Description:
SAM riboswitch aptamer (S box leader) from Kineococcus indalonis, 95 nucleotides, folded computationally. Rfam family: SAM riboswitch aptamer (S box leader). Rfam describes the family as follows. The SAM riboswitch is found upstream of a number of genes which code for proteins involved in methionine or cysteine biosynthesis in Gram-positive bacteria. The prediction has a mean pLDDT of 79. The sequence was found by an Rfam model in a public genome assembly.
[in-house]
RNA sequence: AACCCAUCGAGAGCGGCCGAGAGACCUGGCUCGACGACGCCGCAGCAACCCCCCGUGCGAACGGGUGCGGGUGCUUCCGCCAGGAACGAUGGAGG
Numbered sequence: 001a002a003c004c005c006a007u008c009g010a011g012a013g014c015g016g017c018c019g020a021g022a023g024a025c026c027u028g029g030c031u032c033g034a035c036g037a038c039g040c041c042g043c044a045g046c047a048a049c050c051c052c053c054c055g056u057g058c059g060a061a062c063g064g065g066u067g068c069g070g071g072u073g074c075u076u077c078c079g080c081c082a083g084g085a086a087c088g089a090u091g092g093a094g095g
Stems, first nucleotide, its partner, number of pairs: 004092005013043005021032003025084005044075003049071003052065005079087001
């Protein structure tokens, strides 16, 4: 890397830089964008997947808890909407 499992209608924004498209892909809509979007960086925050704590269990695992801390993730619109496909993203596991 492949394969596998779970989740994807909740939640949480400011500053700086950049400069033309952006919201993953296809079709059709819709929306954002020179009053600077998208992206990158910093800070702040949200959440609770893993670590952690408690209970049950021989165990695998299951149920619950905290947010001080560690590893990720996330902070426009349901993954923007509908249809589609060798879909995608994130976490875990695995190697």